[in-house]
Model confidence (mean pLDDT): 86 of 100. This is a predicted structure of a 346-nucleotide part of an RNA (large-subunit ribosomal RNA, domain IV) from a Chloroflexota bacterium. Rfam family: Bacterial large subunit ribosomal RNA. Rfam links the family to the GO terms ribosome and structural constituent of ribosome. The organism belongs to Chloroflexota, within Bacteria. The RNAcentral record of the full RNA draws on ENA.

Context: one part of a larger RNA
RNA sequence: CCCUCGUUAAGGAACUCGGCAAAUUGAUCCCGUAACUUCGGAAGAAGGGAUGCCCCCAGCCGUGACUGCGCUUGCCGCAUCAGCGGCCAGGGGUUGCAACACAGCGGCCCAGGCGACUGUUUAACAAAAACACAGGUCCCUGCAGAAGGUUAAUACCUACGUAUAGGGGCUGACGCCUGCCCGGUGCCGGAAGGUUAAGGAUAGGGGUUUCAACGCUCCGAACCGAAGCCCCGGUGAACGGCGGCCGUAACUAUAACGGUCCUAAGGUAGCGAAAUUCCUUGUCGGGUAAGUUCCGACCCGCACGAAUGGCGUAACGAUCUGGGCACUGUCUCAACGAGGGGCCCG
Repeated sequence: CCCUCGUUAAGGAACUCGGCAAAUUGAUCCCGUAACUUCGGAAGAAGGGAUGCCCCCAGCCGUGACUGCGCUUGCCGCAUCAGCGGCCAGGGGUUGCAACACAGCGGCCCAGGCGACUGUUUAACAAAAACACAGGUCCCUGCAGAAGGUUAAUACCUACGUAUAGGGGCUGACGCCUGCCCGGUGCCGGAAGGUUAAGGAUAGGGGUUUCAACGCUCCGAACCGAAGCCCCGGUGAACGGCGGCCGUAACUAUAACGGUCCUAAGGUAGCGAAAUUCCUUGUCGGGUAAGUUCCGACCCGCACGAAUGGCGUAACGAUCUGGGCACUGUCUCAACGAGGGGCCCG
C1' cells in the first nucleotide's frame, strides 16, 4: 500500500452523474392510521406504547381427588370446592447502560413518467418502458377432404374438434372514447365493354413435281378464345394520409370574420417544451440561499393525436425521475483496531 471487517469527536449528503456503498428500521402484543379507490384495498400506511425477574390478586381453559345428588348399583352419570397444568388482564417491587439485553428479523413519506396486474426475456455485460397477458376488434374457415401448417409425394397435425369451434393480423385490465379522407396500394364484389395465352378458325403464301393437277408439308391475316389487367362500385380496429397565402374589430395586440389557391380529405375529442420541443436552461408559478433536472401552468405541437390506439386511472414494480424525514466515515478529513495479502529478513 491492497483486500475483508470493527469503532469514531463535531458536523450530517457539504460526497457523488446519482445517498452508490454503509448506516438507520427490524420480533411479538396493544393503541392508532391520511389522500385516493375498481370499495377489495391503500395498510405493517404514518406515528406512539409495552416486553426480564419476584410478589399480590382476578379471569378463562384442561384435568379433577374428596364430597354431594341420582338411578339402570356400575371400573356408572351429573355438579362442584381443593390440588395440578396452560393462557393471560391488573397492581406493587426489583437488577442492569440496556430486558425481542445474543443471533436472526421491514427504513419511511410526498410527487411524477412508463407499463394495468402475477408472469417472460438477451444461458455468460441489458430484467426493462421490451415480450406475454386476460379483455377488445378485424379477416379467413360450413367440414365426404374446413381454413391453416409440415412434406417431393403419401401421410400427419389442427381434431377423434365443427362458427360459443379452429386459424391469422392488430391492440393490450378497467373508465371515457376512437373524428375526416376510398384519389394511390391492398382486399372484397361486379360483369357490359377494351386488352389477351394455348387452342380453334381459315383468306392467302412458300416447299415438294420437267411443267401442272391431286396430295403431303411449312408459314399464316381477319374472326372465336378464360382468368388476370383496364373498367364500375365497396372497404380504414386494411397499407396509409389528415394544407398554403392575404386581409379584417373604435389604444395596441389578436382575429370570431372574409378572400384566394390547392387537395382524396385538410388533424375532431383529448393531450401538449412531452420517453416526442430544434430554437431552449422557452415564459410564468412552486420548491432551494442558489434548481440545464423536477412539479403545476401557458401553447409559438421544428416534428402529439385517437386499437403502429388517444386521454385518464386504484392496485402492483429488484423499473425510471424529482423532493423530504430519519440515519450514517459518502464527505469536511481522516484516525485507531482485527484478520488476510503485499513488503523486509531468513